Source information: Predicted 3D model of a 76-nucleotide RNA (transfer RNA) from candidate division WWE3 bacterium RIFCSPLOWO2_01_FULL_39_13. It matches the Rfam family "tRNA". By type it is a transfer RNA. Its family is annotated with triplet codon-amino acid adaptor activity in the Gene Ontology. The RNAcentral record of the sequence draws on ENA. Its mean pLDDT, the model's own confidence on a scale to 100, is 80.
[in-house]
RNA sequence: GGUGAGGUAGCCAAGUUGGUCACGGCACCGGUCUGAAAAACCGGCUAUGUGAGUUCGAUUCUCACCCUCACCACCA
Numbered sequence: 001g002g003u004g005a006g007g008u009a010g011c012c013a014a015g016u017u018g019g020u021c022a023c024g025g026c027a028c029c030g031g032u033c034u035g036a037a038a039a040a041c042c043g044g045c046u047a048u049g050u051g052a053g054u055u056c057g058a059u060u061c062u063c064a065c066c067c068u069c070a071c072c073a074c075c076a
Base pairs, nucleotide, nucleotide: 001072002071003070004069005068006067007066010026011025012024019056028044029043030042031041032040049065050064051063052062053061
């Protein structure tokens, strides 16, 4: 440099023929329980990489850029 895959909360991760409250787990916070804790149960919390475009409407479609991973190529 080329090709492909991916980027969604503190972490992991699903989703979307474009439209309502973006699913779930762990963590964290509060509560119940306990002598106290753990476990369990109840409740809460926070997210679509950046910018632009299309559209009435973008997490979803298009373009550019940034970052990560894999393979290939080049140089040494």